[in-house]
RNA sequence: GCCGGAGUAGCUCGAGCUGGUAGAGCACCUGUCUUGUAAACAGGAGGUCAGGGGUUCGAGACCCCUCUCCGGCU
Numbered sequence: 001g002c003c004g005g006a007g008u009a010g011c012u013c014g015a016g017c018u019g020g021u022a023g024a025g026c027a028c029c030u031g032u033c034u035u036g037u038a039a040a041c042a043g044g045a046g047g048u049c050a051g052g053g054g055u056u057c058g059a060g061a062c063c064c065c066u067c068u069c070c071g072g073c074u
Stems, first nucleotide, its partner, number of pairs: 001073007010026004020057001028044005050066005
């Protein structure tokens, strides 16, 4: 230098292919229960979807550029 993959909640990941309300588990907060914790149960909060631009009525998704990580080729 070229090719491919990955980047989404504090953590691990899904949805993506086929554009239409961003979800799950764990963790966190509150409540119930307990002598008190834990567990269990109920509820809640938490997201510039790596960054920028474009297309579109509408983008996590499609197009372009950039950054980071991993792998391959030279």

Transfer RNA from a soil metagenome, 74 nucleotides, folded computationally. The sequence is in RNAcentral, with records from MGnify. Its Rfam family is "tRNA". Rfam links the family to the GO term triplet codon-amino acid adaptor activity. Rfam classes the family as a transfer RNA.